Notes: A computed fold for a 71-nucleotide RNA from a Candidatus Woesearchaeota archaeon, annotated as transfer RNA. The coordinates come from a structure-prediction model, not an experiment, and the mean pLDDT is 81. It was read from a public genome assembly. It matches the Rfam family "tRNA". Its family is annotated with triplet codon-amino acid adaptor activity in the Gene Ontology. It is annotated as a transfer RNA.

[in-house]
RNA sequence: GCGCCGGUGGUUGAGUGGUACAAUGGGGCCUUGCCAAGGCUUCGGCCCGGGUUCAAUUCCCGGUCGGCGCA
Numbered sequence: 001g002c003g004c005c006g007g008u009g010g011u012u013g014a015g016u017g018g019u020a021c022a023a024u025g026g027g028g029c030c031u032u033g034c035c036a037a038g039g040c041u042u043c044g045g046c047c048c049g050g051g052u053u054c055a056a057u058u059c060c061c062g063g064u065c066g067g068c069g070c071a
Base pairs, nucleotide, nucleotide: 001070002069003068004067005066006065007064010024011023012022013021018054025043026042027041028040029039030038047063048062049061050060051059
């Protein structure tokens, strides 16, 4: 330099043109003699810019970062 894959709450991982989900984590409450475990509730996210569309996390283009391969 070229190609391919990926970027989603603090972390890990799904998701798909219309409301973004789970686990774990943080706060509060319940339970307990205490702790742990458990239950209820709540907090927190689509890498950036542009395009298509009534509508983009999703599709297209560019950028950027990470991984792999080739040179």